[in-house]
Context: one part of a larger RNA
């Protein structure tokens, strides 16, 4: 020193994140018990009293014995009571065995969980509530077949919310689910139907399912539940009123809260003091029925206060038991380039190695953890690739699930439609007598088998009328003709449209069967062509599944676009040339704003005219570009490149060729320039013209589309279909050009100091300090004191900038613990100025030796309070210190508010909970040893080079002295003399602590019983020696050189002058003194003495030991001894032993707890004398 533990005066949470850990309480009778309460509880509330032995005497009651007839008598238990009597510090006398309240939060409760870092407030839960399901259900596994729920049946399964009880559960249906409905739109496939010269690919179309649009309903479905202005007779606030908006604008509660950012909100209330706790308060950064608000009882939940209670703390001691340390035995791990001093520099910026100075003889032992940016684990933060794991309204897909349709698949019937024979019916423009369908043919047709008319009925209908029929009549009627019209009528034939019927067939929709299927109590039953199964069509489909989820970047996010291009600077005077540098444009415009040709001159001054003004137009004159130029800036540009006309389209086709793009080579699109060939335009002509005064205005391949004609394919033949060639147009702005949304604290792998978070390094804008300047204030006056607007520095303590060492790991805030240093001085010393009478102050200059605390609330550092204090100074050391401790708080996994997100999942928002591992090899460091060295050895005994100390440092009182001083009020100092805190060394006589040496008491059990002892001191009293404090002692002055400053003489300068020469002084700072190390001080030292040469001087070993001691070492002894031990005596500790006798309360008696007295006894002693009884004998080595 560790681990486990005992006991500790006095204070009693002052420790600390926090009473963490320890204390303290305890059983059982008795008494007594409070708020509140779901009236069960709360409750063992809380708070008090007995508790042991002994003798006697009752009661209940078990079993026996004598006697038996019963009384009665007695043994052996069990429980209870009452009286006496005793003893002790203590009577549940050891063991066992709640500490106790008061408030708040939160979950009702018992229960569950993260096996090995979270037990919780999480889950559960019972109670509510909805949804789905009538059984071949509904949910579920499973490719089925077939299984669970279940041989269960709505008081039931299933699933999803809340989450016990009381008391409410508000308002919204736009959005998104969900439900239900749909006249109408949409809607695939197959059927159909047109086109497709046939015939086929293939279009196109009609119908049309389930979804969808569309309409309504639904909130204990996913949700969501505003703003802004004004106004009341003091301010102030708004019951009121306006206005925008909205689906609806948060109700009842509740509230700085597990939610409040500001925030330590304001008041109260707890405290000497409170970032806490509680009530209140309410514009609630961002509360509310996503369950709100309450609420007794339960909590190993969180919080905060009080009583007791303690070593948590002031402030430590002391003991014990294991270890650690020394000996034998026996024997790993980790790590391990070699090596190993410190200081200052320096260097990749933080060095045991390098440069400089210094220090350093060799080895060895315990001990301490400052360093080896220690060891350990290719950093889990960060960023970079890569992956997995989760979400969705990411991108493609799959199962599921609804849905038509064909197949398994048949038989009727009825309805509506549709085609389609037949038979009939209708067909009104005007004009015409009139209801002329169309085209032909024809001049006759019908009519007693009932014409015409009459009468009444259906049906059509353009409300004129047509047509069928049934009664009646009882013989004619109609066309032709004429007229109208574009068409002329009877009668027949074809035809077209519109109805009607009937017959065949076709979809649908209804219904009915029974045979296929299915089911079943296998029945003669129940479904039934339906389900089911198969193909195939649509929808729906995070259920599952595969993937993506851009880049630059003074780290990444975020923001930007520095991502394709233009001018300019930057850029350094050839050409090029970076930054998230600067300052600025571009993704277009024009059919003329484009070619020629021809003609003109701007802008602006001046002078004049002029309704007309300073300034509109005209006219002169002056005008080198001050203007204009489609547009950004450059360059350019006057009979132009500018502006005006005229007459055109060269904004042409096709090759080459040069340049930029564009890099060592090597390159796309796209842009410009020059050529040549065809064809044109303007000009008389030369010549210009391949857009646009010049530099920006852009886009591959594939795929569709277009335009010209041709070519091939498929045929015997191409109408078509496909292919291709040319040339164009659609776009990729991440612009040499995928088809693409999130999270990850549940993460994982490679990798980076190529990059951030921590310290370091540069820096120093920011902080801090000062220095100059001197405007202001100071009644007067810059400079006692203040010190603006500016100026110049240090410092490297803040904040930030960088990204240089460190990502095969430098552990991170604050406090504890130990410190060192530094001065910009808080205090203490010493001066100096004062708006310095004194006293207290202000300011400043010397000066770092020693000090600079104690509490309250917070995790804090800081800050803020509370009493004190001389004073409660700042700061650096890897924001000192985690192989030194703590872990409260940041920073993993759990869980909860708020907010934010559809959602997984986020919050320098909050909240409760959460594993701190390491046996020291080098080097420092502290202590202990050996061995050589110091020029023979050896034993005493010195000297001090260097070193280390703060060894004292402060304050209070009193004497001066109520003195100097002062008007008064008030009040110094020099010098002496007492005391205190704190720190330092030492000591145990005291005062206390321990004190498992030792005595006494006593539980409860063993050794038969007395005695006497054991039992992790059982506990409980005292306690010698030894350590020890909380106790007692001690801890000056002075000298000597300075600093700031006070002076003396004194020139440089005939004066002054502390200074130049030269003297005196002056501080807790220096250096001595004072108190330890210190000849290995290589400069290795001094001074007596002994031995001088084979065992001499000495010295070690061994042996008792102990003023030492972890081993060594040190120191005593060693028969010529009192060293250790015994024994004797002294002192001291306990308290008064056995064992005898005598008392005893009380019983007939036996008996019988304790009492006297023998008895300052009995035991005990790591202390003191005495005394050789044991033991240190003999001996060996060295030299």
């Nucleotide at each position: 020193c560790c681990a486990a533990c005992g006991u500790u005066a006095g204070g009693g949470a002052a420790c600390u994140c926090g009473g963490c850990a320890a204390a303290u309480u305890a059983g059982c009778u008795c008494c007594g018990u409070a708020a509140c309460u779901u009236c069960g509880g709360g409750a063992u509330a809380a708070g008090g009293a007995g508790u042991c032995c002994c003798u006697g005497c009752g009661c209940u009651u078990g079993u026996g014995a004598u006697u038996u007839u019963u009384c009665a008598u007695u043994g052996c238990g069990a429980g209870u009571g009452c009286a006496g009597g005793g003893g002790g510090c203590a009577c549940u006398g050891a063991c066992a065995a709640g500490g106790c309240u008061g408030g708040c939060c939160g979950a009702a409760c018992u229960g569950u969980u993260u096996a090995a870092c979270a037990a919780a407030a999480a889950c559960a839960a019972a109670g509510c509530a909805g949804a789905u399901c009538g059984c071949c259900a509904g949910g579920u596994c499973g490719a089925a077949a077939g299984g669970c729920u279940g041989u269960g049946a709505a008081u039931g399964a299933u699933c999803u919310g809340u989450g016990a009880g009381u008391c409410g559960u508000g308002g919204c249906c736009a959005c998104u689910g969900c439900c239900a409905g749909u006249a109408c739109c949409u809607g695939a496939a197959a059927u159909c139907c047109u086109g497709g010269u046939u015939c086929a690919a293939c279009a196109g179309g009609c119908c049309u399912a389930a979804g969808g649009g569309c309409u309504g309903g639904u909130g204990u479905a996913g949700g969501c539940c505003g703003g802004a202005g004004g106004u009341a007779u003091c301010c102030g606030u708004a019951a009121c009123c306006u206005u925008c908006u909205u689906a609806a604008g948060g109700u009842a509660g509740c509230g700085a809260a597990a939610u409040u950012c500001c925030u330590u909100g304001u008041c109260a209330u707890u405290u000497a003091a409170u970032u806490g706790g509680u009530g209140a308060c309410g514009c609630g950064c961002a509360u509310g029925a996503u369950g709100g608000a309450u609420a007794a009882a339960u909590u190993a939940g969180g919080u905060c206060g009080g009583c007791a209670c303690u070593g948590u703390c002031c402030c430590a001691a002391c003991g014990u038991u294991g270890g650690a340390c020394c000996c034998u035995g026996u024997g790993a791990a980790c790590a391990u380039g070699c090596u190993a001093a410190c200081c200052g520099g320096u260097g990749u910026a933080a060095a045991u190695g390098c440069c400089g100075g210094u220090g350093a003889c060799u080895u060895c032992c315990a001990c301490u953890g400052g360093g080896u940016c220690a060891a350990a684990a290719a950093g889990a933060c960060c960023c970079c690739a890569g992956g997995a794991g989760c979400u969705u309204u990411a991108c493609u897909g799959c199962a599921g699930u609804c849905u038509g349709u064909c197949g398994u698949u048949g038989u009727g019937g009825u309805g509506c439609a549709g085609g389609u024979u037949u038979u009939g019916u209708u067909g009104u423009g005007u004009a015409g007598a009139g209801u002329a369908g169309g085209u032909g043919g024809u001049a006759a047709g019908c009519g007693u088998c009932g014409a015409c008319g009459g009468a009444g009925a259906a049906c059509c209908g353009u409300g004129a009328g047509g047509u069928u029929u049934u009664c009646u009549u009882g013989a004619g009627c109609u066309a032709c003709a004429g007229u109208u019209g574009a068409a002329a009528c009877a009668c027949c034939a074809c035809c077209c449209a519109u109805c009607a019927a009937u017959g065949c067939u076709u979809u649908c929709a209804c219904u009915a069967c029974u045979a296929a299927c299915u089911c079943g109590u296998a029945u003669u039953g129940a479904g039934g062509a339906c389900a089911g199964c198969g193909g195939u069509u649509g929808a729906u489909g995070g259920g599952c599944a595969g993937u993506u989820u851009g880049g630059c970047u003074g780290g990444g996010g975020a923001g930007g676009c520095a991502c394709a291009c233009c001018c300019g600077c930057g850029a350094a005077a050839a050409g090029a040339u970076a930054u998230c540098a600067c300052g600025g444009g571009u993704g277009u415009c024009c059919a003329a704003a484009g070619g020629u040709c021809g003609g003109c001159u701007c802008a602006c001054u001046c002078g004049g005219u002029u309704c007309a003004g300073a300034a509109c137009u005209c006219c002169g004159a002056g005008g080198u570009u001050g203007a204009g130029u489609a547009u950004a800036a450059c360059g350019g540009c006057a009979a132009a490149a500018g502006c005006c006309g005229g007459c055109c389209u060269u904004a042409c086709u096709g090759g080459g060729c040069u340049u930029c793009g564009a890099a060592a080579a090597a390159u796309a699109a796209g842009g410009a320039g020059c050529g040549c060939a065809g064809u044109c335009u303007a000009g008389a002509a030369a010549u210009a013209g391949u857009g646009g005064c010049g530099u920006a205005g852009a886009g591959a391949u594939c795929c569709u589309c277009a335009a010209u004609a041709c070519u091939c394919u498929u045929u015997u033949g191409u109408u078509g279909a496909g292919a291709g060639u040319u040339u164009g147009a659609g776009a990729c702005g991440c612009c040499a050009g995928a088809a693409a949304a999130g999270u990850u604290a549940c993460c994982c792998u490679g990798g980076g100091a190529a990059u951030a978070a921590c310290a370091g390094g540069c820096u120093u804008g920011u902080c801090g300090c000062g220095c100059c300047c001197g405007a202001u204030a100071g009644c007067u006056u810059g400079a006692a004191u203040u010190g603006a607007c500016g100026g110049c520095g240090c410092g490297g303590c803040u904040u930030g900038g960088u990204a240089c060492c460190u990502a095969g790991a430098u552990g991170u805030c604050g406090g504890c613990u130990c410190a060192u240093c530094c001065u910009a001085u808080c205090c203490u010393g010493g001066c100096u100025g004062u708006a310095c009478a004194u006293a207290a102050g202000c300011a400043g200059c010397c000066a770092a030796g020693g000090g600079u605390g104690c509490a309250g609330g917070u995790g804090u550092c800081c800050a803020c309070u509370g009493a004190u204090u001389a004073a409660a100074a700042g700061g650096g050391u890897u924001c000192g210190u985690g192989a030194g401790c703590u872990g409260g708080g940041u920073u993993c996994a759990g869980a909860a508010c708020g907010u934010c997100g559809u959602g997984a999942g986020a919050c320098a928002g909050u909240u409760c909970g959460g594993u701190a591992a390491c046996u020291a090899a080098c080097u420092a460091g502290u202590g202990g040893a050996a061995g050589u060295g110091u020029u023979g050895g050896g034993a005493g005994a010195c000297u001090g080079a260097g070193u280390g100390g703060a060894a004292g440092u402060u304050c209070c009182c009193u004497u001066c002295a109520g003195u100097a001083c002062g008007a008064a009020a008030g009040g110094a100092a020099c010098a002496g003399g007492g005391g205190a805190a704190c720190g330092c060394a030492g000591c145990c006589u005291c005062u206390g602590g321990u004190g498992u040496a030792u005595c006494a008491g006593u539980u409860g059990u063993c050794u038969g019983a007395u005695a006497a002892g054991g039992c992790a001191g059982g506990c409980u009293g005292a306690g010698c020696a030894g350590c020890u404090a909380c106790g007692c002692u001690g801890u000056a002055a002075g000298u000597g050189a300075u600093a700031a400053g006070a002076g003396c003489u004194g020139a440089a300068a005939g004066c002054a002058u502390c200074u130049a020469a030269g003297c005196u002084c002056g501080a807790a700072g220096c250096a001595c003194g004072c108190c330890g190390c210190g000849a290995a001080a290589c400069g290795a030292g001094u001074c007596u003495c002994c031995c001088c040469u084979u065992u001499u001087a000495g010295g070690a070993c061994g042996c008792c030991c102990g003023u030492a001691a972890a081993a060594g070492a040190c120191g005593g002894g060693u028969u010529u001894g009192a060293u250790a031990g015994g024994c004797u005596u002294g002192g001291g500790g306990u308290g008064u032993a056995a064992g005898u006798c005598a008392c005893a309360a009380g019983g007939u008696a036996a008996c019988g707890a304790g009492u006297g007295a023998u008895u300052c006894a009995g035991c005990c002693c790591g202390c003191g004398a005495g005394u050789a009884c044991u033991a240190a004998u003999a001996g060996u080595c060295c030299g």

Predicted 3D model of a 1183-nucleotide part of an RNA (large-subunit ribosomal RNA, half B) from a Nanobdellia archaeon.
RNAcentral holds the full RNA, with entries from ENA.
Its Rfam family is "Archaeal large subunit ribosomal RNA".
NCBI's taxonomy places the organism under Archaea, Nanobdellati, Nanobdellota, Nanobdellia.